RNAcentral holds the sequence, with entries from ENA and MGnify. A computed fold for a 75-nucleotide RNA from Nitrolancea sp., annotated as transfer RNA. Rfam family: tRNA. By type it is a transfer RNA. RNAcentral records the identical sequence in 7 taxa.
């Protein structure tokens, strides 16, 4: 330099155009002599940035950035 994938909650990931969700993990609350387990309730999100298409985009196009796999070049 050339292809490819990946980017979404504090982790790990769903979500193939029409209201952002899930287990873990946090907060309170029930339960306990405490803890833990369990039970019931919550908070957390500019969907990696920047256009564009659309009536509507996390979904689709472009560019640009991260991170990773291949492949070619130099030395």
């Nucleotide at each position: 330099g050339g292809g490819c994938g990946c980017u979404u909650a504090g982790c790990u990931c769903a979500g193939a155009g029409g209201a952002a969700g899930a287990g873990c993990g946090c907060c309170u609350c029930u339960c306990u002599g405490a803890c833990g387990c369990a039970g019931a309730g919550g908070a957390g999100g500019u969907c990696g940035c920047a256009g564009g298409u659309u009536c509507a985009a996390g979904u689709c196009c472009u560019g640009c950035a991260g991170c990773g796999c291949c492949c070619a070049c130099c030395a």